[in-house]
């Protein structure tokens, strides 16, 4: 330096859920808590998923006297997710 995580040491992080708090929301943060994690450190660049707003559609079933509402996917915009995958970047210990 490259590859690697079967084995070692010392540490680290913390899903669900609960409480508080911020946000319209997806979610964030703090405390408790541990399902897991060798990058579950950091970065929204690519794809995915999710949220909100707007637009023009659609409308089987629901609702309406009707327009329409609600639903639904699509487009655009703004966001969330790094514990969905890829990519970038930094790094502990061991092995080869």
């Nucleotide at each position: 330096a490259a590859c690697u995580g079967a084995u070692c040491a010392g540490a680290g992080c913390a899903a669900a859920c609960c409480c508080g708090u911020c946000g319209u929301g997806a979610g964030g943060c703090g405390g408790g808590g541990a399902c897991g994690c060798a990058a579950a450190g950091c970065c929204a660049c690519c794809g995915g998923u999710c949220u909100u707003g707007c637009a023009a559609g659609u409308c089987c079933a629901g609702u309406u006297a009707a327009a329409g509402c609600a639903g639904u996917g699509u487009g655009c915009a703004a966001g969330a997710u790094a514990g969905c995958g890829g990519g970038g970047u930094u790094g502990c210990c061991g092995g080869u």
Predicted 3D model of a 96-nucleotide RNA (c-di-GMP-I riboswitch aptamer) from Thiobacillus sp.
Of the family's consensus pairs, 95% are formed in the model.
The coordinates come from a structure-prediction model, not an experiment, and the mean pLDDT is 83.
Rfam family: c-di-GMP-I riboswitch aptamer. Rfam links the family to the GO term cyclic-di-GMP binding. About the family: GEMM was predicted in a large-scale screen for bacterial structured RNA regulatory elements.